[in-house]
RNA sequence: CUGCGCGAUCAGGCAACCGCCGGAUGUGUUCGCUCGCGGACGCAUCGGGAGGAAAGUCCGGUCUUCAUAGGGCGGCAUGCCGGCUAACGGCCGGGGGCGUGCGUUCAAGCGCACUGCUACGGCAAGUGCCACAGAAAACAUACCGCUUCGGUCCGUUCCGCGGGCUGGAGUAAGGGUGAAAAGGUGCGGUAAGAGCGCACCGCGGUCUGAGCAAUCAGGCUGGCAGGGUAAACCCCAUGCGAAGCAAGACCAAAUAGGGGAGGAGGAGCGGCCCGCUCCGUUUACACUUCCGGGUAGGUCGCUUGAGCCUGUCAGUAAUGGCAGGCCUAGAGGAAUGGUUGCCACCCGCUUCGGCGGGAACAGAAACCGGCUUAUCGAUCGCGCAGGUUC
RNA sequence: GGGCGCGUAGCUCAAUUGGCAGAGCAAAUGACUCUUAAUCAUUAGGUUGUAGGUUCGAUUCCUACCGCGCUCACCA
Numbered sequence: 001c002u003g004c005g006c007g008a009u010c011a012g013g014c015a016a017c018c019g020c021c022g023g024a025u026g027u028g029u030u031c032g033c034u035c036g037c038g039g040a041c042g043c044a045u046c047g048g049g050a051g052g053a054a055a056g057u058c059c060g061g062u063c064u065u066c067a068u069a070g071g072g073c074g075g076c077a078u079g080c081c082g083g084c085u086a087a088c089g090g091c092c093g094g095g096g097g098c099g100u101g102c103g104u105u106c107a108a109g110c111g112c113a114c115u116g117c118u119a120c121g122g123c124a125a126g127u128g129c130c131a132c133a134g135a136a137a138a139c140a141u142a143c144c145g146c147u148u149c150g151g152u153c154c155g156u157u158c159c160g161c162g163g164g165c166u167g168g169a170g171u172a173a174g175g176g177u178g179a180a181a182a183g184g185u186g187c188g189g190u191a192a193g194a195g196c197g198c199a200c201c202g203c204g205g206u207c208u209g210a211g212c213a214a215u216c217a218g219g220c221u222g223g224c225a226g227g228g229u230a231a232a233c234c235c236c237a238u239g240c241g242a243a244g245c246a247a248g249a250c251c252a253a254a255u256a257g258g259g260g261a262g263g264a265g266g267a268g269c270g271g272c273c274c275g276c277u278c279c280g281u282u283u284a285c286a287c288u289u290c291c292g293g294g295u296a297g298g299u300c301g302c303u304u305g306a307g308c309c310u311g312u313c314a315g316u317a318a319u320g321g322c323a324g325g326c327c328u329a330g331a332g333g334a335a336u337g338g339u340u341g342c343c344a345c346c347c348g349c350u351u352c353g354g355c356g357g358g359a360a361c362a363g364a365a366a367c368c369g370g371c372u373u374a375u376c377g378a379u380c381g382c383g384c385a386g387g388u389u390c
Numbered sequence: 391g392g393g394c395g396c397g398u399a400g401c402u403c404a405a406u407u408g409g410c411a412g413a414g415c416a417a418a419u420g421a422c423u424c425u426u427a428a429u430c431a432u433u434a435g436g437u438u439g440u441a442g443g444u445u446c447g448a449u450u451c452c453u454a455c456c457g458c459g460c461u462c463a464c465c466a
Stems, first nucleotide, its partner, number of pairs: 001386010012343007020049002023046010051361001055372002058370005063244004070274004075240005080094005095120001096118003099114006121235002126233002128229003143175002145171012183201006202224001203222008248300004258291005265279004307326008345358005391465002393460005400415004409446001417433005439455005
């Protein structure tokens, strides 16, 4: 310098003119009045007006209502360990596993690195499932093969040996099926084989040491009990009441207590049960449904908050403490824009004076913390690879 | 704004403890007919909305996206 990857920041700037939304102050007209003021409509001035995702609504919370704290069952979610946090399925750190690369071993395997991935509790609690193929798919099993014994036939010319067919026994080394076949590799061993024996690796038990822990390291011991599947039911541990600002609170307005039919139950905490409270259970003013009508406005909730910026301290980090400074959209069917000029960025052409074009994804609606997805580019930092120069 | 549901052949729908994706209509070809329709026979047509994961194996289970619907009768 180039390329790739990871992380962080920004999301064109300035000026003029014309608009839009809501706020404060002043003022004009008009209405009301308890004569302080308040409402409506204007005008002037001042200052404010989208995002890193405002999105998807996938998690977690604040807030509000639902018995002025309901209970049990069911249900849902999460799932290695530790930490952070208001909380989380988020984040940080660590561990295990897998993958890739390099090294090493006869081999199985082992070691190191990774800015690669990881839904990673439990199938040695119970139950279920594992199609097709295959002998067998889970209390193992003998299809081919291998070995041996018996019968029978044939060959070899005696013995003996060999071969074919057939029956029994042994055998999980080899073949074959399959996604998966009851430890792996090597040596010994054997009639042939086999943890049958040994070494190493894997696994189980136990002890010691390190670590908060997950876990790791080492010793002893057992020839070896464990097929897979829990993003199958389920078990274990932990957590969770539900609904959502169209939540909800207040004010104002409306009311016909209308007519017909049904009706002993209905409503409040939602899947079920119990419990509590209220309304109703005679004519029928609980409730349901049909017909026919009325109102459908305003204020609050609403943006000062787990808030933002800078510095510093603690911590590996996520994050937290302290100090100083700042106030930054708040609505109603919905504002946040347009034009011009200059500068900056990218691309193309160039007579090097300039000319033309481009500039993403997208747009608040109660508010926060995350995650995920979309995104033209620019800058910075780190890592890796290649090239050049000193 | 909030909440909920759906996506399988051209159309309407099936497919359950995960095991070869089907049916009806439509389409194409042939037969019948002078011709068409009807009828009969045969055939083709699928990335199960997309991508990834779990599993030997996914329409089915899990995750993330995409599209559509619930239009004042999902909610004031």